[in-house]
C1' cells in the first nucleotide's frame, strides 16, 4: 500500500519561531499580512485502546452499565464546511406523454478522517 470492524450533529487554543498559503480531491463557499502552512512549548477536549468496579450467563481472553484519565493514539474555524453517486418526496420547467434541473429536503452508498485489529 491493502483488507476487516467501529465512530464521524457534541467538545476543546494560547505563546514563540516563521512568512503565503490553507480547508484531502473536484466544484462551490470560506479562512489567511489584525499573520496561512510548518516547527516548538505549554494548555485543553474526548474517551478508541487502556485501567478499575458492578451486573449478566449455551456472548466467557465475552457482553452490558458506570467511573477514571497515569499510559498509547487522536483532535482543538465552519455538521467530515457544503455538494459530488443512487433513490424518494417537493418545487420549477416543458409536454399528449416520457423528460429535464448550477433548485429544496430526506435516506442509503461512495470518498475521506480517526481508532482497534489483520497482513
Nucleotide at each position: 500500500a491493502u483488507c476487516u470492524c467501529a465512530u464521524c450533529a457534541a467538545g476543546a487554543g494560547a505563546a514563540a519561531c516563521a512568512g503565503a498559503g490553507g480547508g484531502a480531491c473536484u466544484g462551490g463557499c470560506c479562512c489567511g499580512a489584525a499573520g496561512a502552512a510548518g516547527u516548538u512549548u505549554c494548555a485543553g477536549c474526548a474517551a478508541c485502546c487502556u485501567u478499575c468496579a458492578a451486573a449478566u450467563u449455551u456472548a466467557u481472553u465475552a457482553u452490558u452499565u458506570g467511573a477514571a484519565a497515569a499510559g498509547g493514539u487522536g483532535c482543538u474555524a465552519a455538521c467530515u464546511c457544503c455538494a459530488g453517486c443512487a433513490c424518494u418526496a417537493g418545487c420549477a420547467u416543458a409536454u399528449c406523454a416520457a423528460u429535464u434541473g448550477c433548485c429544496u429536503a430526506g435516506u442509503g452508498a461512495u470518498a475521506g478522517a480517526u481508532g482497534a485489529g489483520a497482513g